A computed fold for an 84-nucleotide RNA from an uncultured Clostridia bacterium, annotated as transfer RNA.

């Protein structure tokens, strides 16, 4: 240099082949139970804004296609493998 694969919350990892993003698990926070703790059970858990919520934004980055993109297309970045 060329070819192929991968990139999703704090972590792992789904999203049924374009139609509610983050299921499920772990970690973390709060609560119940307990004399107290462990175990167990319940709730919360991306960002921004807000008293709080709603709305909005968010799948490596930037564009494009589409009513609609994690998914399709182009360029770029990083990592892994192969060829030379």
């Nucleotide at each position: 240099g060329c070819c192929g694969g991968a990139g999703u919350g704090g972590u792992g990892g789904a999203a049924u082949u374009g139609g509610c993003a983050g299921a499920c698990a772990c970690a973390a926070g709060g609560g119940a139970c307990u004399u107290a703790a462990a175990a167990u059970c319940c709730c919360u858990c991306g960002c921004c804004c807000u008293c709080a919520a709603a709305a909005g934004c968010g799948u490596a980055u930037c564009g494009g296609u589409u009513c609609g993109a994690g998914u399709c297309c182009g360029a770029u970045c990083u990592c892994c493998g192969g060829c030379a």
Its Rfam family is "tRNA". Gene Ontology term of the family: triplet codon-amino acid adaptor activity. Rfam describes the family as follows. Transfer RNA (tRNA) molecules are approximately 80 nucleotides in length. By type it is a transfer RNA. It was read from a public genome assembly. Its mean pLDDT, the model's own confidence on a scale to 100, is 81.